[in-house]
RNA sequence: GGGCCGGUUGCCUAGAGGUUAUGGCGUCCCGUUGACGACGGGGAGGUCGGCGGUUCGAAUCCGCCCCGGCCCA
Numbered sequence: 001g002g003g004c005c006g007g008u009u010g011c012c013u014a015g016a017g018g019u020u021a022u023g024g025c026g027u028c029c030c031g032u033u034g035a036c037g038a039c040g041g042g043g044a045g046g047u048c049g050g051c052g053g054u055u056c057g058a059a060u061c062c063g064c065c066c067c068g069g070c071c072c073a
Base pairs, nucleotide, nucleotide: 001072002071003070004069005068006067007066010025011024012023018056027043028042029041030040031039049065050064051063052062053061
């Protein structure tokens, strides 16, 4: 330098054009316990890597760039 894959709450993850962006872990509150854990109930937390474009509508499609991984030279 070229090709492919990926980037979504603190972490992992679903989502493949239609409106509340999914679940788990963690975290906070309540119940329970002598207490902790486990268990049950409830809550907060995301402008979906950045910029631009297409579209009535974009996490999702297109272009460029950034970051990470693999391969080729």